[in-house]
Context: one part of a larger RNA
RNA sequence: CGUAGGAUAUCUGAGAGGAGCUGUCCUUAGUACGAGAGGACCGGGAUGGACUGACCUCUGGUGGACCGGUUGCACUGCCAAGUGCAUGGCCGGGUAGCCAAGUCGGGACGGGAUAAACGCUGAAGGCAUCUAAGCGUGAAGCCCCCCUCAAGAUGAGAUAUCCCAUAACGUAAGUUAGUAAGACCCCUUGAAGACGACGAGGUAGAUAGGUGAAAGGUGGAAGCACGGUGACGUGUGGAGCUGAUUCAUACUAAUAGGUCGAGGG
Numbered sequence: 001c002g003u004a005g006g007a008u009a010u011c012u013g014a015g016a017g018g019a020g021c022u023g024u025c026c027u028u029a030g031u032a033c034g035a036g037a038g039g040a041c042c043g044g045g046a047u048g049g050a051c052u053g054a055c056c057u058c059u060g061g062u063g064g065a066c067c068g069g070u071u072g073c074a075c076u077g078c079c080a081a082g083u084g085c086a087u088g089g090c091c092g093g094g095u096a097g098c099c100a101a102g103u104c105g106g107g108a109c110g111g112g113a114u115a116a117a118c119g120c121u122g123a124a125g126g127c128a129u130c131u132a133a134g135c136g137u138g139a140a141g142c143c144c145c146c147c148u149c150a151a152g153a154u155g156a157g158a159u160a161u162c163c164c165a166u167a168a169c170g171u172a173a174g175u176u177a178g179u180a181a182g183a184c185c186c187c188u189u190g191a192a193g194a195c196g197a198c199g200a201g202g203u204a205g206a207u208a209g210g211u212g213a214a215a216g217g218u219g220g221a222a223g224c225a226c227g228g229u230g231a232c233g234u235g236u237g238g239a240g241c242u243g244a245u246u247c248a249u250a251c252u253a254a255u256a257g258g259u260c261g262a263g264g265g
Base pairs, nucleotide, nucleotide: 001152005163006162007161008160009159010158011157015149016148017147018146021049022048023047024046025045026044027043033038051106052105053104054103055102059100060099061098062097066093067092068091069090070089071086072085073084074083075082076081110144111143112142117137118136119135120134164264166177167176168175169174182260183259184258185257186202187201188200189199190198207253208252209251210249211248212247213246214245216242217241218240223236224235225234226233227232
């Protein structure tokens, strides 16, 4: 821009893409078959491999704004307690998120038309013949069925709901203007994201931050007291600290404002 008014939701599916794999074991059954050795079709069940989708409860990895231990130097006058630098100084753990080595799932079932092949009926050609007319069975393959996208499918589809028929100019076609429903700018932002986009919100508010409580993590803070010559230990006290998690709470910031947007063959 189009989809013959303007919108908001929800659909249909022309078409396109994806997937399509397979082992072993048990049973049927030591049955059919076979002198024996051996050893099934058909059918039922279990469990794997590779591939693949989703997820983070569990097992773990990472987790450079979390906690602790510790070395050297410097600094806060000193002790104590801390801060900075040294690869994140080094080391031990670790929430959320992300992830696999972790967890759950998938290939199915079924239908249609067929290939090779196997048939029925059956002439030409009194017989025979699956074929010439006609009718069947038949594959991991084909078309559906399953998953995803999809009406720019210009062949531009459907359903529901909302907005209405304003004003000026013009003979009219129409042009312009302010609006409606609605949308955007702007702002707070997100398990959304390169930017646009998409989602949640904007005081009639829990959108983000803060705060409170809790979860989870770390692992016993500082100060003080007591014990010990001391290093240190114990008590106060599952202490102190704590990023992303949960719930609550308008304390802070989403204020104010602006723009676009129909009048219908």

A computed fold for a 265-nucleotide part of an RNA from Lachnospira hominis (ex Hitch et al. 2025), annotated as large-subunit ribosomal RNA, domain VI. The prediction has a mean pLDDT of 89. Taxonomically the source falls in Lachnospira (Bacteria, Bacillota, Lachnospirales, Lachnospiraceae). The RNAcentral record of the full RNA draws on ENA. It matches the Rfam family "Bacterial large subunit ribosomal RNA".